[in-house]
Context: one part of a larger RNA
Molecule: small-subunit ribosomal RNA, 5' domain
Organism: metagenome
RNA sequence: CGCUGGCGGCAUGCCUAACACAUGCAAGUCGAACGGUAACAGGCCCGCAAGGGUGCUGACGAGUGGCAAACGGGUGAGUAAUGCGUAGGAAUCUGCCCCAUAGCGGGGGAUAGCCCGGCGAAAGCCGGAUUAAUACCGCAUGCGCUCUACGGAGGAAAGCGGGGGAUCUUCGGACCUCGCACUAUGGGAUGAGCCUACGUCUGAUUAGCUAGUUGGUAGGGUAAAGGCCUACCAAGGCGACGAUCAGUAGCUGGUCUGAGAGGAUGAUCAGCCACACCGGAACUGAGACACGGUCCGGACUCCUACGGGAGGCAGCAGUGGGGAAUAUUGGACAAUGGGGGCAACCCUGAUCCAGCAAUGCCGCGUGUGUGAAGAAGGCCUGCGGGUUGUAAAGCACUUUUAUCGGGGAAGAAAAGCUUGGGAAUAAUACUCCUGGGUCUUGACGGUACCUGAAGAAUAAGCACCGGCUAACUCUGUGCCAGCAGCCGCGGUAAUACAGAGGGUGCAAGCGUUAAUC
Numbered sequence: 001c002g003c004u005g006g007c008g009g010c011a012u013g014c015c016u017a018a019c020a021c022a023u024g025c026a027a028g029u030c031g032a033a034c035g036g037u038a039a040c041a042g043g044c045c046c047g048c049a050a051g052g053g054u055g056c057u058g059a060c061g062a063g064u065g066g067c068a069a070a071c072g073g074g075u076g077a078g079u080a081a082u083g084c085g086u087a088g089g090a091a092u093c094u095g096c097c098c099c100a101u102a103g104c105g106g107g108g109g110a111u112a113g114c115c116c117g118g119c120g121a122a123a124g125c126c127g128g129a130u131u132a133a134u135a136c137c138g139c140a141u142g143c144g145c146u147c148u149a150c151g152g153a154g155g156a157a158a159g160c161g162g163g164g165g166a167u168c169u170u171c172g173g174a175c176c177u178c179g180c181a182c183u184a185u186g187g188g189a190u191g192a193g194c195c196u197a198c199g200u201c202u203g204a205u206u207a208g209c210u211a212g213u214u215g216g217u218a219g220g221g222u223a224a225a226g227g228c229c230u231a232c233c234a235a236g237g238c239g240a241c242g243a244u245c246a247g248u249a250g251c252u253g254g255u256c257u258g259a260g261a262g263g264a265u266g267a268u269c270a271g272c273c274a275c276a277c278c279g280g281a282a283c284u285g286a287g288a289c290a291c292g293g294u295c296c297g298g299a300c301u302c303c304u305a306c307g308g309g310a311g312g313c314a315g316c317a318g319u320g321g322g323g324a325a326u327a328u329u330g331g332a333c334a335a336u337g338g339g340g341g342c343a344a345c346c347c348u349g350a351u352c353c354a355g356c357a358a359u360g361c362c363g364c365g366u367g368u369g370u371g372a373a374g375a376a377g378g379c380c381u382g383c384g385g386g387u388u389g390u391a392a393a394g395c396a397c398u399u400u401u402a403u404c405g406g407g408g409a410a411g412a413a414a415a416g417c418u419u420g421g422g423a424a425u426a427a428u429a430c431u432c433c434u435g436g437g438u439c440u441u442g443a444c445g446g447u448a449c450c451u452g453a454a455g456a457a458u459a460a461g462c463a464c465c466g467g468c469u470a471a472c473u474c475u476g477u478g479c480c481a482g483c484a485g486c487c488g489c490g491g492u493a494a495u496a497c498a499g500a501g502g503g504u505g506c507a508a509g510c511g512u513u514a515a516u517c
Base pairs, nucleotide, nucleotide: 001511002510003509006364007363008362009361010360011359012357013356014322019320020319021318023317024316025315028067029066030065033064034063036060037059040058041057042056043054044053045052046051074275075274076273083200084199085198086197087196088195089194092192093191097188098187099186100185101184102183103182105139107137108136115128116127117126118125119124145154146153147152159180160179161178162177163176164175167174168173201247202246203245208238209237210236213235214234215233216232217231218230219229220228250272251271252270253269254265255264256263257262277298278297279296280295281294300311301310302309303308328354330353331352332351336350337348338347339346340345367397368396369395370394377388378387379386380385403453404452405451406450407449411444416438417437418436419435420434421433422432423431461506462505463504464503465502466487467486468485472501473500474499475498476497482489483488
């Protein structure tokens, strides 16, 4: 691709244009860090009412701040070695997490938001006044930390919430305690950076390649070794055991095939690498030179009031295009995992599910028994008959599947509330650990599964039949029409073309084409 097509389970599904992308979603969260209050709800006040005021409370838009956004997800363009695989190594860093030691004292000046004003079509920008913090900056103290000429020198922090007996109080609290957070240091765990050896496609119709090139000294730089970088000195370094150059290509565990040795391959899943419109660069940060961050250049697309702006699906769906060819602009956070948060909870196209496709594998069904007058019909015939064929009809059963009805798990563990024991504590508060009770939480889902009803009722095709190769006759055609993987068939008796009857092989598939062994 052609013909055909009943059900279920489990998998898989742009191999081509790393082509361009409309639209929606895919990274947020914390009010127990902060000043506050745009919306919603409640309380209180004013008002007959309409309505207005008040951050007082639940909450919370925008903003400051913290953590996350470097994970997860996609793709294979580049890369033949700055990669990957295996085995080693020393000169390193590591947020959150675990263990341990010590600390958490006293001050300061700003700034966003809000308000006022101005510019602009918009994106947005500017000025003024004012304000808070776990934002920012000094001072103090300081180790077994860092530097050191061994004398010394340098260096930190932040609070928030719950509860409370005595004492003090400006009635806010101080103070005590518990929890979380913060600072310094050591160790661990995890993750990451670096170095070495060996292995890792084709071409010699590519034979020479190299100037920071190879090594040294000094300095710089980095978390860290190093020509990593700079200055000076020496003239080295690689190469037929294939350098250099060119082509092709992500690598591996694996996968396919094969008795093996091998050969081919690298979809899904897992590990590593590289990339994020194309090229370059750094910033922030424990970690990026950052797919859904920033800046610059380029191509392309869009908006514009022509002054100027906006964008990046190789995330999930989806569109156009390309192509022989590849799916839904679906549901849910119920589970597992991740981010934030004390928690409740919020977010999560990761994930779990559903939809589509005989794309693959596996299972099941399309009835079962009986039934010779060997019916009729078809085909063949030597005209006797043979065959289709127990096949059908008929009779007796069954009801898987499909249809309709009833019942019905598991995936759920929690968190919260309450209560017993223990730890800590001045404390029976609060908090933490642990056990019991209680109350709930399911997208899938009209779930799986069980069961009832009716009725053979809802379900078979495709290729082949000359030899290879299982399976044969008749009619038509007459080197024509045609077949064909190879040998080869067809020119009037074609088992090879076409049709029919019969048969063979597979079967919800069967053939063909392409590819690998």